[in-house]
Molecule: SAM riboswitch aptamer (S box leader)
RNA sequence: AGCUUAUUAUGAGUGACGGAGGGAAUUGGCCCUGAGAAGUCCGGCAACCUGCAUUUGUAAGGUGCUAAAUCCAACGGUAAAGCCGAAAGAUAAGUU
Numbered sequence: 001a002g003c004u005u006a007u008u009a010u011g012a013g014u015g016a017c018g019g020a021g022g023g024a025a026u027u028g029g030c031c032c033u034g035a036g037a038a039g040u041c042c043g044g045c046a047a048c049c050u051g052c053a054u055u056u057g058u059a060a061g062g063u064g065c066u067a068a069a070u071c072c073a074a075c076g077g078u079a080a081a082g083c084c085g086a087a088a089g090a091u092a093a094g095u096u
Stems, first nucleotide, its partner, number of pairs: 001096008013042001015041003021032003026074004043066003048062003051058003070088001075085004
């Protein structure tokens, strides 16, 4: 990197450093941000895998996550603001 499966409306900071951007990519919106963005550390959340106890817990280890539904739309169905589905993305476990 490809493939398979599962999940993707819950939850999580008045911390430290940092110092201007950020919300995956394209387009269009809509937002966050010097009352401090990204990033790093710490804290926290969760429970996919392992561990431990045992059918439901725990949270020690491996990840992950920590504004807004994956921020919303884009493709299909529907008369449709809406609703349902798909695609794409993300994460985990497995596999080539």